[in-house]
Context: one part of a larger RNA
RNA sequence: AACGAACGCUGGCGGCAGGCUUAACACAUGCAAGUCGAGCGCCCCGCAAGGGGAGCGGCAGACGGGUGAGUAACGCGUGGGAAUCUACCCUUGACUACGGAAUAACGCAGGGAAACUUGUGCUAAUACCGUAUGUGUCCUUCGGGAGAAAGAUUUAUCGGUCAAGGAUGAGCCCGCGUUGGAUUAGCUAGUUGGGUGGGGUAAAGGCCUACCAAGGCGACGAUCCAUAGCUGGUCUGAGAGGAUGAUCAGCCACAUUGGGACUGAGACACGGCCCAAACUCCUACGGGAGGCAGCAGUGGGGAAUAUUGGACAAUGGGCGCAAGCCUGAUCCAGCCAUGCCGCGUGAGUGAUGAAGGCCCUAGGGUUGUAAAGCUCUUUCACCGGAGAAGAUAAUGACGGUAUCCGGAGAAGAAGCCCCGGCUAACUUCGUGCCAGCAGCCGCGGUAAUACGAAGGGGGCUAGCGUUGUUC
Numbered sequence: 001a002a003c004g005a006a007c008g009c010u011g012g013c014g015g016c017a018g019g020c021u022u023a024a025c026a027c028a029u030g031c032a033a034g035u036c037g038a039g040c041g042c043c044c045c046g047c048a049a050g051g052g053g054a055g056c057g058g059c060a061g062a063c064g065g066g067u068g069a070g071u072a073a074c075g076c077g078u079g080g081g082a083a084u085c086u087a088c089c090c091u092u093g094a095c096u097a098c099g100g101a102a103u104a105a106c107g108c109a110g111g112g113a114a115a116c117u118u119g120u121g122c123u124a125a126u127a128c129c130g131u132a133u134g135u136g137u138c139c140u141u142c143g144g145g146a147g148a149a150a151g152a153u154u155u156a157u158c159g160g161u162c163a164a165g166g167a168u169g170a171g172c173c174c175g176c177g178u179u180g181g182a183u184u185a186g187c188u189a190g191u192u193g194g195g196u197g198g199g200g201u202a203a204a205g206g207c208c209u210a211c212c213a214a215g216g217c218g219a220c221g222a223u224c225c226a227u228a229g230c231u232g233g234u235c236u237g238a239g240a241g242g243a244u245g246a247u248c249a250g251c252c253a254c255a256u257u258g259g260g261a262c263u264g265a266g267a268c269a270c271g272g273c274c275c276a277a278a279c280u281c282c283u284a285c286g287g288g289a290g291g292c293a294g295c296a297g298u299g300g301g302g303a304a305u306a307u308u309g310g311a312c313a314a315u316g317g318g319c320g321c322a323a324g325c326c327u328g329a330u331c332c333a334g335c336c337a338u339g340c341c342g343c344g345u346g347a348g349u350g351a352u353g354a355a356g357g358c359c360c361u362a363g364g365g366u367u368g369u370a371a372a373g374c375u376c377u378u379u380c381a382c383c384g385g386a387g388a389a390g391a392u393a394a395u396g397a398c399g400g401u402a403u404c405c406g407g408a409g410a411a412g413a414a415g416c417c418c419c420g421g422c423u424a425a426c427u428u429c430g431u432g433c434c435a436g437c438a439g440c441c442g443c444g445g446u447a448a449u450a451c452g453a454a455g456g457g458g459g460c461u462a463g464c465g466u467u468g469u470u471c
Base pairs, nucleotide, nucleotide: 001470002469003468005467006466007465008464009463012343013342014341015340016339017338018336019335020301025299026298027297029296030295031294034059035058036057039056040055042053043052044051045050066254067253068252075178076177077176078175079174080173081172084170085169089166090165091164092163093162094161095160096159097131098130099129100128106121107120108119109118110117111116137146138145139144151158152157179226180225181224186217187216188215191214192213194212195211196210197209198208199207229251230250231249232248233244234243235242236241256277257276258275259274260273279290280289281288282287307333309332310331311330315329316327317326318325319324346376347375348374349373356367357366358365359364380412382407383406384405385404386403390398415460416459417458418457419456420441421440422439426455427454428453429452430451436443437442
């Protein structure tokens, strides 16, 4: 000097920021991801217009938000690379033809305590399947072969398919850099490499497999152990460096623990699925349900860290032609002196140097212009009135907020630490190696500027000290 701090004493106002560093411990409750009727059939209300509901279908749930357990690694940083994919978006070209079979909803009949589920019958589609065409595309033994679509409509449009290019995003490879330990010296069998055959991926590759070879790494520290998310940055320092990685931003990893795939352009998926395990809950004992490291909140742990708040008004996101709906992202408000910054707690005058306190050589000194008194002012707070910008024609949670005007009255607003030296600041009383102080040196055993109190003084100030940690 600094801090995501804590503790003690104290505490007026505002602005801006920050707020579980510990148990990646367990979680009651509510909310946090939906949307589309301009894809489809059906049910309910209604005279109609219209509204509501579940289901099939589409897009989105891979973003946004959280956490740092794991990871010493191409994880991250930086600089390169070639063998790739990319929904929605933009540009360009071509096309959008003809058919078919089902199924949920629904009806009927059941099973179950529930979660849920079985059989049968009916029906639609932008759901599914076939044929045709195919500029271009892919494969090829160069003969040939493969391969697409979906409609809706208020007639404005919104879509669909194929191909090429772009943009964006993502996957992969490599050089260099990236903590400590040698009281860890050898490690390795898909291991190392090449070839061939095969498989797999969007994609190179022992990525996988069969055969062959015996390689590969290592004192320039392999392997093992411990610790740790990395970076931009942050703190300190003249710098070099050291320490650190909260908030904000980029990347990575994880979502009770472990494993797995499905769907999809994209996941091996926090609020999806399956299996196993631990735990919790329901049960009619047959069987089921759950996952806050989302926002609040609870218990626990801890020196310690907030509201079960408001709004989609703005910004952004998802869906939708749109109106709009959803959005604990976000914007705001609440709590906390946790930090930084600003302001205030009055100003001028006032000597008989009042009273009181303290000291005293008893003369006086000091507190001290300090107070009182007199003359003023009204920042902030308080009361009354007006009242935004943020929004663009409408729409403002914040909020009757910020701000402005008026009013009353010095009124409502000062503490904390220290005073032996380091180190700014001294006397009296009490105590008597006791009680105590202390960062170091050291004070205290009867005249203690070092303990306790008082008076006085010094420092900082809505804070001041102490403790902890870093430089």
Model confidence (mean pLDDT): 85 of 100. The part of an RNA shown here (small-subunit ribosomal RNA, 5' domain) has 471 nucleotides and comes from Rhizobium anhuiense. It matches the Rfam family "Bacterial small subunit ribosomal RNA". Gene Ontology terms of the family: ribosome and structural constituent of ribosome. The full RNA is in RNAcentral, with records from ENA.